[in-house]
RNA sequence: UUUUGAAGGGGCAAACUUGUUGUGAAGCAGGGGCGCAAAGCUAUGGGUCUUAAAUAUAAAGACUGCCAGGCUGCCAAAU
Repeated sequence: UUUUGAAGGGGCAAACUUGUUGUGAAGCAGGGGCGCAAAGCUAUGGGUCUUAAAUAUAAAGACUGCCAGGCUGCCAAAU
C1' cells in the first nucleotide's frame, strides 16, 4: 500500500422500556441487547417518514442501524 477475515482487547447499540424535549416524524439521558468491521462523520443523490404555524405538483422538518456518494478510522492475516 492492497486485499481478505473476524463481534475480537476493546467499541457501538435495534425492539421494548423509564424520564425528558418537540404539533409530529423523532432527539437526548438511564435500563436493555437484536444486530453491526465503519451501526464513525456527512442530509450530497435516491428513498422512507412528519407537519402546529405559513403554504400547497410546494414549503419546512426527521431518519446515515434504507441504498449509494464523499471524508476519516480499529484488530488480525496475507502480499

A computed fold for a 79-nucleotide RNA from Candidatus Frackibacter sp. WG13, annotated as c-di-GMP-I-GGC riboswitch aptamer. Of the family's consensus pairs, 90% are formed in the model. Lineage of the source: Bacteria > Bacillati > Clostridia > Halanaerobiales > Candidatus Frackibacter.